[in-house]
The RNA shown here (Bacterial RNase P class A) has 330 nucleotides and comes from a Campylobacteraceae bacterium. The sequence was found by an Rfam model in a public genome assembly. The prediction has a mean pLDDT of 77. It matches the Rfam family "Bacterial RNase P class A". Rfam links the family to the GO terms ribonuclease P activity, dimeric ribonuclease P complex and tRNA processing.
RNA sequence: UGGGUAUGACGGGUAGUUGCUUGGUUUAGUCAAGAGGAAAGUCCGGGCUGCAGCAAGGCAGGGUUCCGCUUAACGGGCGGCCGCAGUAAUGCGAGGGCAAGUGCAACAGAGAGUAGACCGCCGGAAACUUUUUCGGUAAGGGUGAAAGGGUGGUGUAAGAGACCACCGGUGUCUAUGGCGACAUAGGCAGCCAGGUAAACCCAACCCGCAGCAAGAAGCACCAGGUAUAAGCCUUGCAAUUUGUGUGCUUCGCAAGAGGUAGUUAGCAAUAGCUACCCAUAGAUAAAUAACUACCCAAGACAGAACCCGGCUUAUAGUCGUGCCCAUAUU
Repeated sequence: UGGGUAUGACGGGUAGUUGCUUGGUUUAGUCAAGAGGAAAGUCCGGGCUGCAGCAAGGCAGGGUUCCGCUUAACGGGCGGCCGCAGUAAUGCGAGGGCAAGUGCAACAGAGAGUAGACCGCCGGAAACUUUUUCGGUAAGGGUGAAAGGGUGGUGUAAGAGACCACCGGUGUCUAUGGCGACAUAGGCAGCCAGGUAAACCCAACCCGCAGCAAGAAGCACCAGGUAUAAGCCUUGCAAUUUGUGUGCUUCGCAAGAGGUAGUUAGCAAUAGCUACCCAUAGAUAAAUAACUACCCAAGACAGAACCCGGCUUAUAGUCGUGCCCAUAUU
């Protein structure tokens, strides 16, 4: 300098004029604040609210899936192990089980999984110069994405883990290291049992339901009604009914699993402690806007509706940091 990879920040600002919403206030007035990194999707997890009468049993449904830590929790985060891709930094993994069972895989091919004999090789009997038939075989060839572990030998009529040596796989045992997933090394066993479970399925663990249009209060009207009980079923026991309906108003409604800074522990995520901050939006048919001037690399994706922690998607442009590779110079 170029390319790559991981990660962070901004994403408009300043001034003036007019206007809107909320809060404080001396309520005329004046002061302060006023839509995001994703506010989007509604894919997860909770806080919160209400309901589920109790007990036992069963069914259905849903979720997760290597190890450890973290969190209110998560399918999140951090750190590892294993596998694949990459020179590497790094990225991805829906990462338990196919020897429990049932399936699926076009065509080609003899045969696609307790899967096989097309060509070939060997032997017998015929035949006579062309082959036929019976038996053995799975080393060689062919088909295919994939074909009965591989190399070399012994052996055989020819062959074959039939046997042997080594290698690989699988299973098991031992030692060392690690909390663990696992790694390394060695022993034994001829056991050689393809792929696929985001195929059905099996195993282990977990899961009440509904949702702020939840729910609470008040007022008015109307009526004397109704019935009960979160997914389903069975059994037993025990209870309740002055709110069933409509409209309006108020609350819920923002101080929190909060933020910032320092410090301690930790590889980190994160946690503890100390100090400071909170007039940091609370609308309800929906406020935060319009104009002017300047700055500027730029206005992209795009507007809160109970709140919070994540995930995913969209994004003009600018700036920074770590690491890897290549090249050149010193």